[in-house]
RNA sequence: UUCAGGGCGGAGUGAAAUUCUCCACCGGUGGUAAAGUCCACGAGCCGAAGCAGGCGGAUAUUAAAGCUGAAAGCUGUAUCUGCGUGUAAAGGUUGAUUCGGUGAAAUUCCGAAACCGACGGUAUAGUCCGGAUGAAAGAA
Numbered sequence: 001u002u003c004a005g006g007g008c009g010g011a012g013u014g015a016a017a018u019u020c021u022c023c024a025c026c027g028g029u030g031g032u033a034a035a036g037u038c039c040a041c042g043a044g045c046c047g048a049a050g051c052a053g054g055c056g057g058a059u060a061u062u063a064a065a066g067c068u069g070a071a072a073g074c075u076g077u078a079u080c081u082g083c084g085u086g087u088a089a090a091g092g093u094u095g096a097u098u099c100g101g102u103g104a105a106a107u108u109c110c111g112a113a114a115c116c117g118a119c120g121g122u123a124u125a126g127u128c129c130g131g132a133u134g135a136a137a138g139a140a
Base pairs, nucleotide, nucleotide: 001140002139003138009023010022011021012020024127025126026117027116028041029040030039031038036115037114044093045092046091050087051086052085054083055082056081057080058079059078060077061076097113098112099111100110101109119130120129121128
C1' cells in the first nucleotide's frame, strides 16, 4: 500500500411480518488432523484515563499594540476550574455439540442427530434497513 462476512426462496396467519409459525439458507481471523460450537483473538456492547477543539468563570500580569487628559478599560498571555463536543487507551462483558465410524492422531474428516448468532429501527430480525464509503483480528 492493497485486501479483509455469508445468508429469506416457498407456504401459513394477519390490517400490517424477508421480524411470528412450518420448511429453507449462512458461517470472520490465528492455532490444532481440515472447526460457526475446542483454545486464543477480532467485531459488537459497557466503560471512560488521556488527547484535541469550543463556550464560560476565577486569579495573576512581564512585554507589545490600540483608546483615553488621567485613573483605568479592551485584547493578549500564564495558572486553576465549570460545561459540553470529537476522538479514545486500560479494564469489563460477549452465543452454541453430542453420538457412532476411520485413524498413530480428529468435540476439526465421514455418517447421523442437535444447537448458536451484538446494538438501534420496524409486527418480535443471524438473513431487511442503519451506525458502516466505518473499524478490525489478520492475509498478501
This is a predicted structure of a 140-nucleotide RNA (FMN riboswitch aptamer (RFN element)) from uncultured Ruminiclostridium sp.
RNAcentral holds the sequence, with entries from MGnify.
It matches the Rfam family "FMN riboswitch aptamer (RFN element)". Rfam describes the family as follows. The RFN element is a highly conserved domain that is found frequently in the 5'-untranslated regions of prokaryotic mRNAs that encode for flavin mononucleotide (FMN) biosynthesis and transport proteins.
The coordinates come from a structure-prediction model, not an experiment, and the mean pLDDT is 80.